[in-house]
RNA sequence: CGGGGUGUGGCGCAGCCCGGUAGCGCGUCGGCUUUGGGAGCCGAAGGUCCCCGGUUCGAAUCCGGGCGCCCCGA
Repeated sequence: CGGGGUGUGGCGCAGCCCGGUAGCGCGUCGGCUUUGGGAGCCGAAGGUCCCCGGUUCGAAUCCGGGCGCCCCGA
């Protein structure tokens, strides 16, 4: 320098192709249970979906340009 993949709560990921409420597991917090802890059950908080712009009634999703990380080639 060229090509490919990837970026979504604290962590790991789904959702993207085919636009229409942002979800799952773990973790955290509260409650129940227990002498206590753990396990179990119930509930809750936590996200400007990497950044900027465009299209659209509407963008995590489509388009353009950047940035980070990984892989391959030179």

This is a predicted structure of a 74-nucleotide RNA (transfer RNA) from a Longimicrobiales bacterium.
The coordinates come from a structure-prediction model, not an experiment, and the mean pLDDT is 82.
It was read from a public genome assembly.
It matches the Rfam family "tRNA". The family's RNA type in Rfam is transfer RNA.